Predicted 3D model of a 145-nucleotide RNA (FMN riboswitch aptamer (RFN element)) from Intestinimonas butyriciproducens. RNAcentral holds the sequence, with entries from Rfam and Ribocentre. NCBI's taxonomy places the organism under Bacteria, Bacillati, Clostridia, Eubacteriales, Intestinimonas.

[in-house]
């Protein structure tokens, strides 16, 4: 120093302020956040984890395998950058809540609108699964050439 066993620890952030209102981190303005490995330093490239779905197994928990899974451009520097610098954009699992949106509908002579009723959709930042799991990171100790 290569390889390799065991164990330990760690391993996700974020609506300030304002508007309306009886009430809003949910509507509006605005603000704000960015897991892990790779690569010229990356939320948007490549790969992975998480979430979700399916199959197998299992009494269940769980485990294994497979699948799904969002978003970036322009200019500059440089040998090299979708990563840096300048500028402008964009994205965000599942379940819940939700004053918002859409559709249908009772009443009505008719039209438009409102209330009510029903259905569907709606939060990256709130609540929950989760004091969980994990990509992985660091360390301790052993084997052994």
């Nucleotide at each position: 120093a290569a390889a390799u066993g065991u164990c330990u620890u760690c391993a996700g952030g974020g609506c300030a302020g304002g508007g309306u209102g009886a009430a809003a981190a949910u509507c509006c303005c605005g603000a704000u956040c960015g897991g892990c490995g790779g690569u010229a330093u990356a939320g948007u490239c490549c790969g992975c984890g998480a979430c979700c779905u399916g199959u197998g197994u299992u009494u269940c928990u769980g485990c294994a395998c497979a699948g799904u899974u969002g978003a970036u451009c322009c200019g500059g520097u440089g040998g090299a950058a979708c990563u840096c610098c300048g500028g402008g954009a964009c994205c965000g699992a599942c379940a819940g809540u939700g004053a918002c949106g859409c559709g249908c509908u009772u009443u009505g002579a008719a039209u438009c609108g409102g209330c009510g009723g029903c259905g569907c959709g709606a939060a990256g930042u709130c609540u929950g699964g989760a004091u969980g799991g994990a990509a992985g990171a660091a360390g301790a100790u052993g084997u052994g050439u």